[in-house]
RNA sequence: GCCUGUGUGGUGGAAUUGGUAGACGCGCUGGACUCAAAAUCCAGUGGUACUUGUACCGUGUCGGUUCAAGUCCGACCACAGGCA
Numbered sequence: 001g002c003c004u005g006u007g008u009g010g011u012g013g014a015a016u017u018g019g020u021a022g023a024c025g026c027g028c029u030g031g032a033c034u035c036a037a038a039a040u041c042c043a044g045u046g047g048u049a050c051u052u053g054u055a056c057c058g059u060g061u062c063g064g065u066u067c068a069a070g071u072c073c074g075a076c077c078a079c080a081g082g083c084a
Base pairs, nucleotide, nucleotide: 001083002082003081004080005079006078007077010026011025012024019067027045028044029043030042031041032040046057047056048055049054050053060076061075062074063073064072
């Protein structure tokens, strides 16, 4: 230099072939249990703002196609693999 693949919350990882993003698990927070803890069980858990239940934003970055994009197209960035 060329080719291929991957990129989604704090983390692993889903999203049924373009139609409610974050299921499920780990972690974390609160509670139950305990003398206390561990284990177990229950509930909650993307971000920002405020008028506190509403609004807006969010899938590596920037564009494009579309009524609608994590998903399709282009360029770039990062990582992994292959070729030279």

A computed fold for an 84-nucleotide RNA from an uncultured Bacilli bacterium, annotated as transfer RNA. It was read from a public genome assembly. It matches the Rfam family "tRNA". Rfam classes the family as a transfer RNA. Rfam describes the family as follows. Transfer RNA (tRNA) molecules are approximately 80 nucleotides in length. The coordinates come from a structure-prediction model, not an experiment, and the mean pLDDT is 81.